[in-house]
Molecule: transfer RNA
Organism: Thermoplasmata archaeon
RNA sequence: GGGCUCAUAGUCUAGUGGCAUGACGUCGCUCUCACACAGCGGAGGUCGCCGGUUCAAAUCCGGCUGAGCCCA
Numbered sequence: 001g002g003g004c005u006c007a008u009a010g011u012c013u014a015g016u017g018g019c020a021u022g023a024c025g026u027c028g029c030u031c032u033c034a035c036a037c038a039g040c041g042g043a044g045g046u047c048g049c050c051g052g053u054u055c056a057a058a059u060c061c062g063g064c065u066g067a068g069c070c071c072a
Base pairs, nucleotide, nucleotide: 001071002070003069004068005067006066007065010024011023012022018055026042027041028040029039030038048064049063050062051061052060
């Protein structure tokens, strides 16, 4: 220098054009003498950035940034 894959909550993750999902973690309540387990509820996301297509974009297209792999 060229090619491919990936980027979603503190961590991991679902999503394939129409409300962003679940698990763990975290906070509160119940339970217990207490802790753990268990049950119930809550908070937490500019979906990496910029632009384009579309009535509508996490999703499709282009560029950029970052990570990984391969070739030279």